The prediction has a mean pLDDT of 80. FMN riboswitch aptamer (RFN element) from Stackebrandtia albiflava, 144 nucleotides, folded computationally. The organism belongs to Stackebrandtia, within Bacteria. The sequence was found by an Rfam model in a public genome assembly. The model forms 100% of the base pairs in the Rfam consensus.
[in-house]
C1' cells in the first nucleotide's frame, strides 16, 4: 500500500414587502446551490517536462444520489404494505476578456430547481423524513 469481508461515524442551503378575506406559493425584491470526476488556482520535488506529488477546485461540462414509474423475488391466504434486485425517467449557459489552449479563471448578462400538502399556484413554508442516499471518513479480520 491494493483486494475483499464485518463495523462505527458524518452525510443539504435559503425571506422580506406588497396586494389581498386569504399567500414565506401570486406580485416586487432578495436568498440558497448535495456527492464523485475534470485545471491554466495555490504548495512542494527535481530528472526543468505540456513533468511528478500534495491541496483546492464547476448549481447549468460528465457522471452520481434523493423523488416518481414498471417489472421480478421475499414476507403475506389474497389485496395494501414493507424489504431486496434489476430497468426506466430526472433542470438549466451563454456573451467579452486574458491566453498556446477556458464548460472551471476574470468581468457581465441569464437560467434552473421531485412528490404530497395548503382558505390562493412552492427551489426557500409544512409533511414522508429522527428515514434513505451519492459518498466520505476511522475501526477489525483475511488474502496479496
Nucleotide at each position: 500500500g491494493c483486494g475483499c469481508g464485518c463495523u462505527g461515524g458524518c452525510g443539504g442551503g435559503g425571506u422580506c414587502g406588497g396586494u389581498g378575506a386569504a399567500a414565506u406559493u401570486c406580485c416586487g425584491a432578495a436568498c440558497c446551490g448535495g456527492c464523485g470526476g475534470u485545471a491554466a488556482c495555490g504548495g512542494a520535488g527535481c530528472a526543468c517536462g505540456u513533468c511528478u506529488c500534495c491541496g483546492c477546485g464547476a448549481g447549468c461540462c460528465c457522471g452520481c444520489g434523493a423523488c416518481c414509474c414498471g417489472u421480478c423475488c421475499a414476507c403475506c391466504a389474497c389485496c395494501a404494505g414493507u424489504g431486496g434486485a434489476c430497468g426506466g425517467u430526472u433542470g438549466a449557459u451563454c456573451c467579452g476578456g486574458u491566453g498556446a489552449g477556458a464548460g472551471c479563471c476574470c468581468g457581465g448578462a441569464g437560467c434552473c430547481g421531485a412528490c404530497g400538502g395548503u382558505c390562493a399556484g412552492a427551489g426557500u413554508c409544512c409533511g414522508g423524513a429522527u428515514g434513505g442516499a451519492a459518498g466520505u471518513u476511522g475501526g477489525c479480520g483475511c488474502g496479496c